[in-house]
Molecule: FMN riboswitch aptamer (RFN element)
Organism: Paenibacillus rubinfantis
RNA sequence: AUCUUCGGGGUAGGGUGAAAUUCCCGACCGGCGGUGAGGUUUCCUGUAAGGAAACUGCAGCCCGCGACUCGCCUGCGGCUUUAUAACGGCCGCGUGCGACUGACUUGGUGCGAUUCCAAGGCCGACGGUAAAGUCCGGAUGGGAGAAGAU
Numbered sequence: 001a002u003c004u005u006c007g008g009g010g011u012a013g014g015g016u017g018a019a020a021u022u023c024c025c026g027a028c029c030g031g032c033g034g035u036g037a038g039g040u041u042u043c044c045u046g047u048a049a050g051g052a053a054a055c056u057g058c059a060g061c062c063c064g065c066g067a068c069u070c071g072c073c074u075g076c077g078g079c080u081u082u083a084u085a086a087c088g089g090c091c092g093c094g095u096g097c098g099a100c101u102g103a104c105u106u107g108g109u110g111c112g113a114u115u116c117c118a119a120g121g122c123c124g125a126c127g128g129u130a131a132a133g134u135c136c137g138g139a140u141g142g143g144a145g146a147a148g149a150u
Base pairs, nucleotide, nucleotide: 001150002149003148004147005146006145013025014024015023027134028133029124030123031065032064033063034062038056039055040054041053042052043051044050045049060122061121069099070098071097072096074094075093076092077091078090079089080088104120105119106118107117108116126137127136128135
C1' cells in the first nucleotide's frame, strides 16, 4: 500500500389514562484508542522484598476519537439554461476541513488513583409517536478501530 473478515447493549414488575416499553414508581445498558497501581509467566538481585521483560486486562462521566446534524472547499453524476458549448443555477453522492457533540463526587489504601475498593450521584443525537439512552425509522447504511492475508 492493497484485499478480506469482524466491528453496540438495554424498561422486568407496577400506577394513571381512551391511548404511554415515551409520564410516575421502579428496572436495565455502557462503542473505539490512550492513560491506569490488576493478573499470569520467565529472569535478576539474594531471602526481604524489590527490580526487569513478555503476554494479557475492567474508566459510560480523565484525554482523544466515532455515529447524528450543520457550514465551507472540492470532485463526480444527473437535470436545467445554451449554440450538440462554456460559465451559471438546481438536485444527489463522495473526499477533506471546520462547527456542534452528555455526565463525579465523598471516604479508604497508597509515594502516586476522578482509573483500584466502598458508598452515593449523574449522563445519553435526530425523525416518529402520549413527552423515548432502551420501541419504530434513516440503517441490509456509516463508523472510531480490531484481527488476518499479500